[in-house]
Predicted 3D model of a 75-nucleotide RNA (transfer RNA) from a Candidatus Poribacteria bacterium. Its Rfam family is "tRNA". Gene Ontology term of the family: triplet codon-amino acid adaptor activity. By type it is a transfer RNA. The sequence is in RNAcentral, with records from ENA. The source organism's lineage runs through Bacteria, Bacteria candidate phyla and Candidatus Poribacteria. Its mean pLDDT, the model's own confidence on a scale to 100, is 80.
Order: sequence, then structure tokens, then C1' cells
RNA sequence: GCGGGCAUAGCUCAGUGGUAGAGCCACAGCCUUCCAAGCUGUGGGUCACGGGUUCGAUCCCCGUUGCCCGCUCCA
Repeated sequence: GCGGGCAUAGCUCAGUGGUAGAGCCACAGCCUUCCAAGCUGUGGGUCACGGGUUCGAUCCCCGUUGCCCGCUCCA
């Protein structure tokens, strides 16, 4: 330099055009003499960033940034 993949909650990830979710975590309640476990509920998002397409974008297109993988060239 070229090609490919990934970026979504504090963490690990799903969701591939139509109101953003799960598990773990945190908090509260129930239970218990207390704790743990269990059950219920709650909290938490600029879907990496900028633009475009569309009635509508996490999803499609272009660019940028970061990380990972492969290929190639030079010293």
C1' cells in the first nucleotide's frame, strides 16, 4: 500500500428496514433470626463518528476513526 472482519447497556453478545433486547452486573422489595441462594421489579443506550438513500436506518450506500486477520513492496 491492497483486501476482509468487527464497533449496540458497566461486561459478554443478539437484533439485518417499522417503538432497541437477553444474560451477567447494580439497586429495591419478597422470602430468611441474619447472610447466601431463590422469586419479582427497577435502573442503565448519541446503536464508534460524519454524510447519503428511504415515509421510516442499529440494519442499505459512501467516507472517517479505532481494533483484529490476511496479502504484497521497500529499507